About this RNA: Predicted 3D model of a 142-nucleotide RNA (c-di-AMP riboswitch aptamer (ydaO/yuaA leader)) from Alicyclobacillus pomorum DSM 14955. The model forms 92% of the base pairs in the Rfam consensus. NCBI's taxonomy places the organism under Bacteria, Bacillati, Caryophanales, Paenalicyclobacillus, Paenalicyclobacillus pomorum. It matches the Rfam family "c-di-AMP riboswitch aptamer (ydaO/yuaA leader)". Its family is annotated with regulation of gene expression and cyclic-di-AMP binding in the Gene Ontology. Its mean pLDDT, the model's own confidence on a scale to 100, is 76.
RNA sequence: CAUCAAAUAGCGCUGAAUUCCCGGGCGGAAGUGAAUGACCGUGCGGGAAGCGGGGGAACCAAUUUUGGGGUGAAACGUUAUCGUGGGGUACCCUUUCUACCCUAACCCGACAGCUAACCUCGUAAGCGUAUUGGAAGGAGAU
Numbered sequence: 001c002a003u004c005a006a007a008u009a010g011c012g013c014u015g016a017a018u019u020c021c022c023g024g025g026c027g028g029a030a031g032u033g034a035a036u037g038a039c040c041g042u043g044c045g046g047g048a049a050g051c052g053g054g055g056g057a058a059c060c061a062a063u064u065u066u067g068g069g070g071u072g073a074a075a076c077g078u079u080a081u082c083g084u085g086g087g088g089u090a091c092c093c094u095u096u097c098u099a100c101c102c103u104a105a106c107c108c109g110a111c112a113g114c115u116a117a118c119c120u121c122g123u124a125a126g127c128g129u130a131u132u133g134g135a136a137g138g139a140g141a142u
Stems, first nucleotide, its partner, number of pairs: 011128004018049006025042004050123006060113001065110001067111001068108004075084003085103005092138006
C1' cells in the first nucleotide's frame, strides 16, 4: 500500500413499522453507617399521537371448481443462467439518461368489487446502498 474477515461506535438503507406519556423489573453511576429519593441505560405491560392496512351502504360495476381473495415492486410472456414490464440505490423532492441490484415470501379458508357513516388490525423483520454518476427544475442550510 492492497485484499479479506470480525467487532464497536457513528451515519445510513429496504419497509407503514416512528415519537411521547404512565407503571413495574434489571443493570449502572453518585451517595450513605445502612438507605430512601432523584439520574442514566435497557427491556416488559398499558395508553396516546403519527404512519400503514383490512372489512363495510347507495349509485355504478361484476360473474361464482377453471374456486375466490389479502399484504407486498414481486406481474405478463417466452421455454428460462431469458425477455418485457415493475421496484430500490447518501444533501431533500420531481423528471430524464446511465450503472449496479431485486423481481420473494407469507396469509384467509368457501368468503370479501367500489364504498360515506361506522367497525377493526399492524407499528415488525432484515441489512451496509454511500465508494454509479450526469443534466434540468424546486426546496433547505451555510